[in-house]
Context: one part of a larger RNA
RNA sequence: GUGAACGCUGGCGGCAGGCCUAACACAUGCAAGUCGAGCGGUAACAGAUCUAGCUUGCUAGAUGCUGACGAGCGGCGGACGGGUGAGUAACGCGUAGGAAUUUGCCUAGUAGUGGGGGAUAGCCCAGAGAAAUUUGGAUUAAUACCGCAUACACUCUACGGAGAAAAGCAGGGGAUCUUAGGACCUUGCGCUAUUAGAUAAGCCUGCGUGGGAUUAGCUAGUUGGUGAGGUAAAGGCCUACCAAGGCUACGAUGGUUAGCUGGUCUGAGAGGAUGAUCCGCCACACUGGCACUGAAACACGGGCCAGACUCCUACGGGAGGCAGCAGUGAGGAAUUUUGCGCAAUGGGGGCAACCCUGACGCAGCGACGCCGCGUGAGUGAUGAAGGCCCUUGGGUCGUAAAGCUCUGUCAAUAGGGAAGAAAUGUGUAUAGUUAAUACGCUGUUGCCGUGACGUUACCAACAGAAGAAGCACCGGCUAACUCCGUGCCAGCAGCCGCGGUAAUACGGAGGGUGCAAGCGUUAAUC
Numbered sequence: 001g002u003g004a005a006c007g008c009u010g011g012c013g014g015c016a017g018g019c020c021u022a023a024c025a026c027a028u029g030c031a032a033g034u035c036g037a038g039c040g041g042u043a044a045c046a047g048a049u050c051u052a053g054c055u056u057g058c059u060a061g062a063u064g065c066u067g068a069c070g071a072g073c074g075g076c077g078g079a080c081g082g083g084u085g086a087g088u089a090a091c092g093c094g095u096a097g098g099a100a101u102u103u104g105c106c107u108a109g110u111a112g113u114g115g116g117g118g119a120u121a122g123c124c125c126a127g128a129g130a131a132a133u134u135u136g137g138a139u140u141a142a143u144a145c146c147g148c149a150u151a152c153a154c155u156c157u158a159c160g161g162a163g164a165a166a167a168g169c170a171g172g173g174g175a176u177c178u179u180a181g182g183a184c185c186u187u188g189c190g191c192u193a194u195u196a197g198a199u200a201a202g203c204c205u206g207c208g209u210g211g212g213a214u215u216a217g218c219u220a221g222u223u224g225g226u227g228a229g230g231u232a233a234a235g236g237c238c239u240a241c242c243a244a245g246g247c248u249a250c251g252a253u254g255g256u257u258a259g260c261u262g263g264u265c266u267g268a269g270a271g272g273a274u275g276a277u278c279c280g281c282c283a284c285a286c287u288g289g290c291a292c293u294g295a296a297a298c299a300c301g302g303g304c305c306a307g308a309c310u311c312c313u314a315c316g317g318g319a320g321g322c323a324g325c326a327g328u329g330a331g332g333a334a335u336u337u338u339g340c341g342c343a344a345u346g347g348g349g350g351c352a353a354c355c356c357u358g359a360c361g362c363a364g365c366g367a368c369g370c371c372g373c374g375u376g377a378g379u380g381a382u383g384a385a386g387g388c389c390c391u392u393g394g395g396u397c398g399u400a401a402a403g404c405u406c407u408g409u410c411a412a413u414a415g416g417g418a419a420g421a422a423a424u425g426u427g428u429a430u431a432g433u434u435a436a437u438a439c440g441c442u443g444u445u446g447c448c449g450u451g452a453c454g455u456u457a458c459c460a461a462c463a464g465a466a467g468a469a470g471c472a473c474c475g476g477c478u479a480a481c482u483c484c485g486u487g488c489c490a491g492c493a494g495c496c497g498c499g500g501u502a503a504u505a506c507g508g509a510g511g512g513u514g515c516a517a518g519c520g521u522u523a524a525u526c
Base pairs, nucleotide, nucleotide: 002523004522005521006520007519008518011373012372013371014370015369018365019331024329025328026327028326029325030324033076034075035074038073039072041069042068045067046066047065048063049062050061051060052059053058054057083284084283085282092209093208094207095206096205097204098203101201102200106197107196108195109194110193111192112191113190114148116146117145124137125136126135127134128133154163155162156161168189169188170187171186172185173184176183177182210256217247218246219245222244223243224242225241226240227239229237259281260280262278263274264273265272266271286307287306288305289304290303309320310319311318312317337363339362340361341360345359346357347356348355349354376406377405378404379403386397387396388395389394410467413461415459416458420453425448429444430443470515471514472513473512474511475496476495477494481510482509483508484507485506491498492497
């Protein structure tokens, strides 16, 4: 000094940490959704209108008309955040460099956003199946999909040229037109191409990064070249042919152990040990393999195949993956609640309101650790009673107690009471934009108003010493001694060693010593 455990004991608070073992198996709930301002729509809820009935304010039906919205198409996000350390002795990590690359969202700039088409979910109809699911027909929309046009920059080029794009939606509106929907104008959000940046990622190299030689030889895509392929990108990355190379006692190859680092512990340092929590990187997601989508994955809560295991079944066939947060069983000396909240910080979606968020913020449990506080203070000798010892005179526990005088921390009771809250939104005034005094946006200002924790922190009030001390040791090392019991027995012990009838060493008692809400023991490290 510890992520500790065990024994005895245990008042309060703050802060931190809590499966080190079986990467063992998992019941149940939650952990990734969101957008109706992309789309066709309307299953549920609410409103409005209409119709009918009457009990006269209810019931039933109709209409997507409105707020909204199940399922579906579409977009973005599910590659982040969270977990674990099995594998890995490696360009994995650390450090210092490099060139042949990509980068959604974000920032700044440039140029555009023209004109068409055919489908398909859903809905409807008809089936199959126990279920999971699935088949056929008809019909429909889009910011879904596909051509055409155009091309500042972009790519290719034989330098002549060739190739490749897009999508709309919402708010408001003076004049003009109108099929009364809108066109048109404007603002905002988008979309396409491209340049630069930022961020993120991929790749290559030097050096460093366990132990064993009772492991000495290893290698055939192996080492290099050429052509073709492949990737975002260099490259035997892959393939055909050619050459015969490449590594190695400065330890190759094989076997064993292990995630690495900043750090942490110890130490005067050098060093040694270690890698919990926090930060960075890597790897993995029941086991093994594979690709798809995408800016990014070969993807923990996506897909396919195989395997083991578990579950459902109408026996034909299907479903699943807590090394997310809780929780269960098992293993173990041993490690917590199936809690509250999105109020804050951060993330995803959305114009926004807002929704989601077991990230996170909090609370609960356990002295597991560190730190702080308390368990009273002053006075009080007849040195009371009682215990223990005794040379029987006394000594000691001991100012200790009682008594008297005070205080009121913490806990208890009942009151007051911050900060964590910044905003969003709404209204008014103003500036910019604009044809506009409109909408929307920005800044200023006013008002309303948002807290899980929480019976918060903190403050004052109230009563009463009241509710709060143990553990180990006392032969030497090592601070602290006597009596009784026992009699090489029972036992102690870290080492030396104690015990066989006067044991300061065993057991008890009185006394003492050391720490103290802890004290000892064990384990492992310096």
The part of an RNA shown here (small-subunit ribosomal RNA, 5' domain) has 526 nucleotides and comes from an uncultured prokaryote.
Its mean pLDDT, the model's own confidence on a scale to 100, is 86.
The full RNA is in RNAcentral, with records from ENA.